[in-house]
RNA sequence: GCCGGCGUAGCUCAGUGGCAGAGCAGCCGCUUUGUAAGCGGCGGGUCGGGGGUUCAAAUCCCUCCGCCGGCU
Repeated sequence: GCCGGCGUAGCUCAGUGGCAGAGCAGCCGCUUUGUAAGCGGCGGGUCGGGGGUUCAAAUCCCUCCGCCGGCU
RNA backbone atom coordinates (compact mmCIF):
# COMPACT_ATOMS: atom_id res chain seq x y z
P G A 1 -0.72 3.71 3.57
O5' G A 1 -0.83 2.77 2.31
C5' G A 1 -0.70 3.33 1.01
C4' G A 1 -0.69 2.24 0.00
C3' G A 1 -1.94 1.36 0.00
O3' G A 1 -3.00 1.94 -0.75
C1' G A 1 0.00 0.00 0.00
P C A 2 -4.52 1.69 -0.35
O5' C A 2 -4.82 0.21 -0.78
C5' C A 2 -4.80 -0.17 -2.14
C4' C A 2 -5.01 -1.68 -2.28
C3' C A 2 -6.20 -2.23 -1.55
O3' C A 2 -7.43 -2.05 -2.25
C1' C A 2 -4.33 -3.58 -1.11
P C A 3 -8.79 -1.90 -1.48
O5' C A 3 -9.05 -3.37 -0.91
C5' C A 3 -9.28 -4.45 -1.80
C4' C A 3 -9.43 -5.75 -1.05
C3' C A 3 -10.43 -5.76 0.11
O3' C A 3 -11.77 -5.87 -0.34
C1' C A 3 -8.44 -6.79 0.81
P G A 4 -12.95 -5.23 0.52
O5' G A 4 -13.05 -6.23 1.76
C5' G A 4 -13.46 -7.57 1.57
C4' G A 4 -13.27 -8.38 2.83
C3' G A 4 -14.00 -7.91 4.08
O3' G A 4 -15.37 -8.23 4.07
C1' G A 4 -11.79 -8.48 4.64
P G A 5 -16.41 -7.29 4.84
O5' G A 5 -16.16 -7.68 6.36
C5' G A 5 -16.40 -9.00 6.82
C4' G A 5 -15.92 -9.18 8.24
C3' G A 5 -16.48 -8.21 9.27
O3' G A 5 -17.79 -8.54 9.69
C1' G A 5 -14.16 -8.39 9.56
P C A 6 -18.82 -7.43 10.06
O5' C A 6 -18.27 -6.88 11.46
C5' C A 6 -18.21 -7.73 12.59
C4' C A 6 -17.38 -7.11 13.69
C3' C A 6 -17.88 -5.77 14.24
O3' C A 6 -18.95 -5.90 15.15
C1' C A 6 -15.56 -5.67 13.88
P G A 7 -19.97 -4.71 15.31
O5' G A 7 -19.13 -3.58 16.06
C5' G A 7 -18.57 -3.85 17.35
C4' G A 7 -17.89 -2.61 17.90
C3' G A 7 -18.83 -1.44 18.17
O3' G A 7 -18.44 -0.76 19.36
C1' G A 7 -17.11 -0.78 16.68
P U A 8 -19.24 -1.02 20.69
O5' U A 8 -20.75 -0.74 20.28
C5' U A 8 -21.27 0.57 20.22
C4' U A 8 -22.75 0.60 20.54
C3' U A 8 -23.13 -0.02 21.86
O3' U A 8 -22.91 0.85 22.95
C1' U A 8 -24.57 -0.83 20.18
P A A 9 -22.34 0.21 24.27
O5' A A 9 -23.51 0.45 25.33
C5' A A 9 -23.81 1.77 25.82
C4' A A 9 -24.19 1.75 27.28
C3' A A 9 -23.24 0.98 28.17
O3' A A 9 -23.12 1.64 29.43
C1' A A 9 -25.42 0.10 28.38
P G A 10 -21.85 2.60 29.66
O5' G A 10 -20.78 1.59 30.33
C5' G A 10 -19.51 2.10 30.79
C4' G A 10 -18.83 1.05 31.64
C3' G A 10 -18.68 -0.29 30.96
O3' G A 10 -17.47 -0.36 30.23
C1' G A 10 -19.72 -0.58 33.06
P C A 11 -17.43 -1.06 28.73
O5' C A 11 -17.43 -2.61 29.06
C5' C A 11 -16.33 -3.22 29.74
C4' C A 11 -16.63 -4.69 30.00
C3' C A 11 -17.06 -5.49 28.78
O3' C A 11 -15.97 -5.95 28.00
C1' C A 11 -18.55 -5.89 30.55
P U A 12 -16.14 -6.24 26.41
O5' U A 12 -17.12 -7.51 26.38
C5' U A 12 -16.67 -8.79 26.83
C4' U A 12 -17.75 -9.82 26.62
C3' U A 12 -18.37 -9.86 25.24
O3' U A 12 -17.58 -10.57 24.30
C1' U A 12 -20.09 -9.91 26.87
P C A 13 -17.72 -10.20 22.72
O5' C A 13 -19.23 -9.77 22.60
C5' C A 13 -19.94 -10.02 21.40
C4' C A 13 -21.35 -10.47 21.73
C3' C A 13 -22.38 -10.09 20.68
O3' C A 13 -22.37 -11.02 19.60
C1' C A 13 -23.22 -9.58 22.82
P A A 14 -23.12 -10.60 18.21
O5' A A 14 -24.62 -10.76 18.73
C5' A A 14 -25.67 -10.65 17.85
C4' A A 14 -27.00 -10.84 18.58
C3' A A 14 -28.14 -10.25 17.76
O3' A A 14 -28.55 -11.14 16.72
C1' A A 14 -28.37 -9.61 20.02
P G A 15 -28.43 -10.60 15.19
O5' G A 15 -29.52 -9.43 15.12
C5' G A 15 -30.86 -9.69 15.51
C4' G A 15 -31.57 -8.43 15.90
C3' G A 15 -31.61 -7.35 14.81
O3' G A 15 -32.69 -7.58 13.91
C1' G A 15 -31.00 -6.39 16.89
P U A 16 -32.41 -7.95 12.37
O5' U A 16 -31.47 -6.77 11.78
C5' U A 16 -32.05 -5.60 11.21
C4' U A 16 -31.63 -5.44 9.78
C3' U A 16 -32.14 -6.54 8.85
O3' U A 16 -32.35 -6.00 7.56
C1' U A 16 -29.80 -6.56 8.85
P G A 17 -33.76 -5.77 7.03
O5' G A 17 -33.69 -4.17 7.11
C5' G A 17 -34.84 -3.44 6.95
C4' G A 17 -34.86 -2.26 7.89
C3' G A 17 -36.24 -1.87 8.35
O3' G A 17 -36.17 -1.31 9.67
C1' G A 17 -35.30 -0.10 7.18
P G A 18 -36.94 -2.14 10.84
O5' G A 18 -37.99 -1.09 11.41
C5' G A 18 -37.55 0.12 12.03
C4' G A 18 -38.73 0.91 12.55
C3' G A 18 -39.81 0.07 13.19
O3' G A 18 -40.38 0.78 14.28
C1' G A 18 -40.72 1.23 11.34
P C A 19 -39.92 0.43 15.72
O5' C A 19 -39.41 1.86 16.24
C5' C A 19 -40.32 2.91 16.51
C4' C A 19 -40.09 3.44 17.91
C3' C A 19 -38.85 2.88 18.59
O3' C A 19 -38.23 3.90 19.38
C1' C A 19 -40.78 2.36 19.88
P A A 20 -36.72 4.19 19.09
O5' A A 20 -35.91 2.84 19.42
C5' A A 20 -35.79 2.41 20.75
C4' A A 20 -35.12 1.08 20.81
C3' A A 20 -34.88 0.61 22.26
O3' A A 20 -36.04 -0.06 22.75
C1' A A 20 -32.89 0.38 20.96
P G A 21 -36.19 -0.55 24.22
O5' G A 21 -35.63 -2.03 24.12
C5' G A 21 -35.13 -2.70 25.28
C4' G A 21 -34.74 -4.10 24.88
C3' G A 21 -33.95 -4.84 25.93
O3' G A 21 -34.80 -5.42 26.91
C1' G A 21 -32.87 -5.05 23.84
P A A 22 -34.20 -5.71 28.37
O5' A A 22 -33.39 -7.07 28.16
C5' A A 22 -34.05 -8.25 27.72
C4' A A 22 -33.06 -9.37 27.51
C3' A A 22 -32.15 -9.67 28.69
O3' A A 22 -32.78 -10.51 29.67
C1' A A 22 -30.87 -9.55 26.71
P G A 23 -32.36 -10.35 31.18
O5' G A 23 -30.93 -11.05 31.30
C5' G A 23 -30.77 -12.43 31.02
C4' G A 23 -29.31 -12.80 30.97
C3' G A 23 -28.48 -12.32 32.16
O3' G A 23 -28.59 -13.18 33.29
C1' G A 23 -27.36 -11.78 30.17
P C A 24 -28.61 -12.56 34.71
O5' C A 24 -27.13 -12.05 34.95
C5' C A 24 -26.06 -12.96 35.03
C4' C A 24 -24.71 -12.26 34.90
C3' C A 24 -24.44 -11.18 35.93
O3' C A 24 -24.05 -11.68 37.20
C1' C A 24 -23.85 -10.39 33.79
P A A 25 -24.46 -10.89 38.51
O5' A A 25 -23.73 -9.48 38.37
C5' A A 25 -22.33 -9.37 38.50
C4' A A 25 -21.85 -7.96 38.23
C3' A A 25 -22.46 -6.87 39.09
O3' A A 25 -21.86 -6.78 40.39
C1' A A 25 -22.53 -6.19 36.85
P G A 26 -22.77 -6.40 41.62
O5' G A 26 -23.23 -4.91 41.31
C5' G A 26 -22.30 -3.83 41.28
C4' G A 26 -22.99 -2.51 41.09
C3' G A 26 -24.13 -2.21 42.05
O3' G A 26 -23.67 -1.68 43.29
C1' G A 26 -24.83 -1.76 39.86
P C A 27 -24.41 -2.09 44.65
O5' C A 27 -25.78 -1.27 44.60
C5' C A 27 -25.77 0.15 44.58
C4' C A 27 -27.18 0.69 44.37
C3' C A 27 -28.25 0.09 45.28
O3' C A 27 -28.27 0.68 46.58
C1' C A 27 -29.01 0.09 43.07
P C A 28 -28.76 -0.20 47.81
O5' C A 28 -30.34 -0.33 47.59
C5' C A 28 -31.17 0.81 47.67
C4' C A 28 -32.61 0.45 47.36
C3' C A 28 -33.21 -0.71 48.15
O3' C A 28 -33.58 -0.37 49.47
C1' C A 28 -33.77 -0.94 45.88
P G A 29 -33.54 -1.46 50.61
O5' G A 29 -34.75 -2.45 50.27
C5' G A 29 -36.08 -1.98 50.35
C4' G A 29 -37.05 -2.95 49.70
C3' G A 29 -37.14 -4.33 50.32
O3' G A 29 -37.94 -4.35 51.49
C1' G A 29 -37.04 -4.53 47.97
P C A 30 -37.67 -5.46 52.60
O5' C A 30 -38.16 -6.81 51.89
C5' C A 30 -39.53 -7.00 51.59
C4' C A 30 -39.77 -8.36 50.95
C3' C A 30 -39.27 -9.55 51.75
O3' C A 30 -40.18 -9.92 52.78
C1' C A 30 -38.62 -9.77 49.49
P U A 31 -39.58 -10.43 54.15
O5' U A 31 -38.84 -11.80 53.81
C5' U A 31 -39.57 -12.92 53.32
C4' U A 31 -38.64 -14.00 52.84
C3' U A 31 -37.57 -14.43 53.82
O3' U A 31 -38.08 -15.36 54.79
C1' U A 31 -36.60 -14.07 51.71
P U A 32 -37.82 -15.14 56.36
O5' U A 32 -36.26 -15.44 56.49
C5' U A 32 -35.74 -16.72 56.23
C4' U A 32 -34.25 -16.77 56.45
C3' U A 32 -33.76 -16.13 57.74
O3' U A 32 -33.91 -16.99 58.85
C1' U A 32 -32.41 -15.41 55.93
P U A 33 -34.53 -16.42 60.20
O5' U A 33 -33.38 -15.50 60.81
C5' U A 33 -33.66 -14.57 61.84
C4' U A 33 -32.37 -13.99 62.37
C3' U A 33 -31.43 -13.45 61.32
O3' U A 33 -31.75 -12.13 60.96
C1' U A 33 -30.23 -14.87 62.83
P G A 34 -31.69 -11.73 59.35
O5' G A 34 -30.13 -11.74 59.02
C5' G A 34 -29.26 -10.74 59.54
C4' G A 34 -27.82 -11.09 59.26
C3' G A 34 -27.49 -11.34 57.81
O3' G A 34 -27.29 -10.14 57.08
C1' G A 34 -26.55 -13.06 59.12
P U A 35 -27.62 -10.10 55.48
O5' U A 35 -26.46 -10.94 54.80
C5' U A 35 -25.12 -10.49 54.84
C4' U A 35 -24.18 -11.53 54.29
C3' U A 35 -24.49 -12.03 52.89
O3' U A 35 -24.09 -11.13 51.86
C1' U A 35 -23.97 -13.85 54.29
P A A 36 -24.96 -11.06 50.49
O5' A A 36 -24.70 -12.47 49.81
C5' A A 36 -23.41 -12.79 49.28
C4' A A 36 -23.34 -14.26 48.91
C3' A A 36 -24.34 -14.73 47.86
O3' A A 36 -23.92 -14.42 46.54
C1' A A 36 -24.34 -16.23 49.67
P A A 37 -25.00 -14.01 45.39
O5' A A 37 -25.89 -15.32 45.24
C5' A A 37 -25.33 -16.52 44.69
C4' A A 37 -26.30 -17.67 44.84
C3' A A 37 -27.68 -17.46 44.25
O3' A A 37 -27.72 -17.72 42.84
C1' A A 37 -27.91 -18.26 46.43
P G A 38 -28.63 -16.82 41.83
O5' G A 38 -30.12 -17.09 42.35
C5' G A 38 -30.68 -18.40 42.24
C4' G A 38 -32.04 -18.44 42.89
C3' G A 38 -33.04 -17.39 42.42
O3' G A 38 -33.69 -17.77 41.21
C1' G A 38 -33.01 -17.44 44.77
P C A 39 -34.03 -16.64 40.10
O5' C A 39 -35.28 -15.87 40.75
C5' C A 39 -36.48 -16.58 41.05
C4' C A 39 -37.44 -15.70 41.79
C3' C A 39 -37.69 -14.32 41.19
O3' C A 39 -38.61 -14.35 40.09
C1' C A 39 -37.31 -14.09 43.49
P G A 40 -38.44 -13.30 38.88
O5' G A 40 -38.95 -11.93 39.53
C5' G A 40 -40.31 -11.80 39.91
C4' G A 40 -40.55 -10.50 40.62
C3' G A 40 -40.11 -9.24 39.90
O3' G A 40 -41.01 -8.83 38.86
C1' G A 40 -39.42 -9.12 42.12
P G A 41 -40.43 -8.06 37.57
O5' G A 41 -39.97 -6.64 38.14
C5' G A 41 -40.93 -5.69 38.53
C4' G A 41 -40.33 -4.58 39.36
C3' G A 41 -39.46 -3.59 38.61
O3' G A 41 -40.22 -2.62 37.89
C1' G A 41 -38.42 -4.18 40.63
P C A 42 -39.52 -1.93 36.57
O5' C A 42 -38.42 -0.96 37.21
C5' C A 42 -38.80 0.12 38.04
C4' C A 42 -37.58 0.86 38.54
C3' C A 42 -36.65 1.39 37.48
O3' C A 42 -37.11 2.61 36.92
C1' C A 42 -35.39 0.30 39.14
P G A 43 -36.73 2.99 35.39
O5' G A 43 -35.21 3.48 35.51
C5' G A 43 -34.87 4.60 36.30
C4' G A 43 -33.39 4.65 36.55
C3' G A 43 -32.53 4.73 35.29
O3' G A 43 -32.45 6.07 34.79
C1' G A 43 -31.64 3.11 36.75
P G A 44 -32.32 6.29 33.20
O5' G A 44 -30.86 5.71 32.88
C5' G A 44 -29.70 6.32 33.43
C4' G A 44 -28.49 5.49 33.14
C3' G A 44 -28.23 5.20 31.67
O3' G A 44 -27.54 6.28 31.05
C1' G A 44 -28.04 3.20 32.90
P G A 45 -28.18 7.00 29.71
O5' G A 45 -27.69 6.03 28.53
C5' G A 45 -26.33 5.63 28.45
C4' G A 45 -25.93 5.41 27.02
C3' G A 45 -26.30 6.52 26.05
O3' G A 45 -25.27 6.67 25.08
C1' G A 45 -27.30 4.51 25.35
P U A 46 -24.50 8.09 24.90
O5' U A 46 -24.90 8.63 23.46
C5' U A 46 -26.28 8.76 23.09
C4' U A 46 -26.40 9.65 21.88
C3' U A 46 -25.75 9.16 20.59
O3' U A 46 -26.61 8.29 19.91
C1' U A 46 -25.19 11.43 20.95
P C A 47 -26.20 7.63 18.43
O5' C A 47 -25.85 6.11 18.81
C5' C A 47 -24.62 5.79 19.42
C4' C A 47 -24.34 4.33 19.19
C3' C A 47 -23.91 3.98 17.77
O3' C A 47 -22.96 2.91 17.83
C1' C A 47 -25.82 2.76 18.32
P G A 48 -21.87 2.74 16.59
O5' G A 48 -20.75 3.84 16.89
C5' G A 48 -20.32 4.05 18.25
C4' G A 48 -19.15 5.02 18.25
C3' G A 48 -19.33 6.23 17.35
O3' G A 48 -20.07 7.28 17.95
C1' G A 48 -17.26 5.23 16.92
P G A 49 -21.04 8.19 16.97
O5' G A 49 -20.02 9.16 16.24
C5' G A 49 -19.26 10.10 16.99
C4' G A 49 -18.48 11.00 16.07
C3' G A 49 -19.26 11.63 14.92
O3' G A 49 -20.03 12.76 15.32
C1' G A 49 -17.25 10.76 14.11
P G A 50 -21.42 13.08 14.56
O5' G A 50 -21.00 13.51 13.09
C5' G A 50 -20.25 14.68 12.87
C4' G A 50 -19.85 14.81 11.42
C3' G A 50 -20.96 14.74 10.40
O3' G A 50 -21.70 15.94 10.28
C1' G A 50 -19.17 13.39 9.70
P G A 51 -23.28 15.87 9.86
O5' G A 51 -23.26 15.41 8.33
C5' G A 51 -22.80 16.30 7.33
C4' G A 51 -22.60 15.59 6.01
C3' G A 51 -23.84 15.03 5.34
O3' G A 51 -24.64 16.01 4.69
C1' G A 51 -22.12 13.43 5.25
P G A 52 -26.24 15.74 4.54
O5' G A 52 -26.34 14.54 3.49
C5' G A 52 -25.96 14.73 2.14
C4' G A 52 -25.98 13.43 1.37
C3' G A 52 -27.35 12.79 1.17
O3' G A 52 -28.10 13.39 0.13
C1' G A 52 -25.79 11.13 1.82
P U A 53 -29.72 13.37 0.15
O5' U A 53 -30.09 11.84 -0.05
C5' U A 53 -29.87 11.20 -1.29
C4' U A 53 -30.35 9.76 -1.25
C3' U A 53 -31.79 9.59 -0.80
O3' U A 53 -32.72 9.80 -1.85
C1' U A 53 -30.41 8.05 0.34
P U A 54 -34.03 10.71 -1.62
O5' U A 54 -34.90 9.83 -0.62
C5' U A 54 -35.38 8.56 -1.01
C4' U A 54 -35.94 7.82 0.18
C3' U A 54 -36.96 8.58 1.02
O3' U A 54 -38.25 8.60 0.43
C1' U A 54 -35.41 7.48 2.43
P C A 55 -39.06 10.02 0.39
O5' C A 55 -39.50 10.20 1.90
C5' C A 55 -40.13 11.42 2.34
C4' C A 55 -40.67 11.24 3.74
C3' C A 55 -39.69 10.63 4.73
O3' C A 55 -38.80 11.59 5.28
C1' C A 55 -41.77 9.53 4.89
P A A 56 -37.26 11.15 5.45
O5' A A 56 -37.32 10.02 6.58
C5' A A 56 -37.69 10.33 7.91
C4' A A 56 -37.88 9.07 8.73
C3' A A 56 -36.64 8.19 8.83
O3' A A 56 -35.76 8.63 9.84
C1' A A 56 -38.55 6.86 8.33
P A A 57 -34.18 8.60 9.53
O5' A A 57 -33.83 7.05 9.50
C5' A A 57 -34.11 6.24 10.65
C4' A A 57 -32.99 5.25 10.91
C3' A A 57 -31.65 5.90 11.24
O3' A A 57 -30.92 5.04 12.10
C1' A A 57 -31.43 4.66 9.27
P A A 58 -31.09 5.19 13.68
O5' A A 58 -29.98 4.18 14.24
C5' A A 58 -28.60 4.53 14.16
C4' A A 58 -27.75 3.28 14.17
C3' A A 58 -27.78 2.48 12.88
O3' A A 58 -26.83 2.97 11.95
C1' A A 58 -28.13 1.06 14.74
P U A 59 -27.19 3.06 10.35
O5' U A 59 -27.57 1.57 9.93
C5' U A 59 -26.63 0.52 10.06
C4' U A 59 -27.28 -0.81 9.76
C3' U A 59 -27.80 -0.94 8.33
O3' U A 59 -27.57 -2.23 7.83
C1' U A 59 -29.57 -1.25 9.90
P C A 60 -26.35 -2.46 6.79
O5' C A 60 -26.82 -1.63 5.51
C5' C A 60 -27.57 -2.25 4.46
C4' C A 60 -27.75 -1.30 3.31
C3' C A 60 -26.52 -0.46 2.95
O3' C A 60 -25.59 -1.17 2.16
C1' C A 60 -28.43 0.93 3.04
P C A 61 -24.02 -0.85 2.25
O5' C A 61 -23.87 0.54 1.50
C5' C A 61 -24.11 0.64 0.11
C4' C A 61 -23.88 2.06 -0.39
C3' C A 61 -22.55 2.68 0.02
O3' C A 61 -21.48 2.28 -0.81
C1' C A 61 -24.30 4.20 0.46
P C A 62 -19.99 2.20 -0.23
O5' C A 62 -19.58 3.74 -0.09
C5' C A 62 -19.45 4.56 -1.25
C4' C A 62 -19.10 5.98 -0.87
C3' C A 62 -17.91 6.14 0.06
O3' C A 62 -16.67 6.07 -0.63
C1' C A 62 -19.68 7.48 0.83
P U A 63 -15.38 5.45 0.09
O5' U A 63 -15.02 6.58 1.15
C5' U A 63 -14.63 7.87 0.70
C4' U A 63 -14.57 8.86 1.86
C3' U A 63 -13.69 8.44 3.02
O3' U A 63 -12.31 8.69 2.79
C1' U A 63 -15.76 9.21 3.85
P C A 64 -11.21 7.73 3.45
O5' C A 64 -11.14 8.25 4.97
C5' C A 64 -10.73 9.57 5.25
C4' C A 64 -11.07 9.95 6.67
C3' C A 64 -10.47 9.05 7.75
O3' C A 64 -9.11 9.32 8.02
C1' C A 64 -12.73 9.49 8.24
P C A 65 -8.17 8.14 8.55
O5' C A 65 -8.68 7.93 10.04
C5' C A 65 -8.57 8.95 11.02
C4' C A 65 -9.17 8.52 12.33
C3' C A 65 -8.68 7.20 12.89
O3' C A 65 -7.41 7.29 13.51
C1' C A 65 -11.02 7.28 13.07
P G A 66 -6.41 6.03 13.42
O5' G A 66 -7.05 4.99 14.44
C5' G A 66 -7.19 5.33 15.82
C4' G A 66 -8.00 4.29 16.57
C3' G A 66 -7.54 2.86 16.41
O3' G A 66 -6.43 2.55 17.23
C1' G A 66 -9.88 2.97 16.17
P C A 67 -5.40 1.39 16.72
O5' C A 67 -6.18 0.04 16.94
C5' C A 67 -6.58 -0.36 18.24
C4' C A 67 -7.43 -1.61 18.19
C3' C A 67 -6.86 -2.78 17.42
O3' C A 67 -5.88 -3.52 18.15
C1' C A 67 -9.12 -2.48 16.84
P C A 68 -4.73 -4.32 17.32
O5' C A 68 -5.51 -5.51 16.62
C5' C A 68 -6.13 -6.51 17.41
C4' C A 68 -6.90 -7.49 16.55
C3' C A 68 -6.12 -8.11 15.41
O3' C A 68 -5.25 -9.16 15.81
C1' C A 68 -8.24 -7.45 14.64
P G A 69 -3.92 -9.47 14.92
O5' G A 69 -4.47 -10.15 13.59
C5' G A 69 -5.11 -11.40 13.65
C4' G A 69 -5.75 -11.76 12.33
C3' G A 69 -4.84 -11.81 11.12
O3' G A 69 -4.04 -12.98 11.05
C1' G A 69 -6.83 -10.68 10.56
P G A 70 -2.64 -12.94 10.24
O5' G A 70 -3.04 -12.90 8.71
C5' G A 70 -3.73 -13.98 8.13
C4' G A 70 -4.21 -13.65 6.73
C3' G A 70 -3.12 -13.26 5.75
O3' G A 70 -2.42 -14.38 5.22
C1' G A 70 -4.91 -11.74 5.59
P C A 71 -0.88 -14.23 4.72
O5' C A 71 -0.98 -13.32 3.42
C5' C A 71 -1.64 -13.78 2.26
C4' C A 71 -1.68 -12.73 1.18
C3' C A 71 -0.34 -12.13 0.79
O3' C A 71 0.38 -12.97 -0.12
C1' C A 71 -1.90 -10.40 1.11
P U A 72 1.95 -13.03 -0.09
O5' U A 72 2.42 -11.59 -0.58
C5' U A 72 2.15 -11.17 -1.91
C4' U A 72 2.46 -9.71 -2.09
C3' U A 72 3.88 -9.28 -1.74
O3' U A 72 4.82 -9.59 -2.76
C1' U A 72 2.34 -7.76 -0.80
Overview:
Transfer RNA from a candidate division WWE3 bacterium, 72 nucleotides, folded computationally. Its mean pLDDT, the model's own confidence on a scale to 100, is 82. Rfam family: tRNA. The family's RNA type in Rfam is transfer RNA.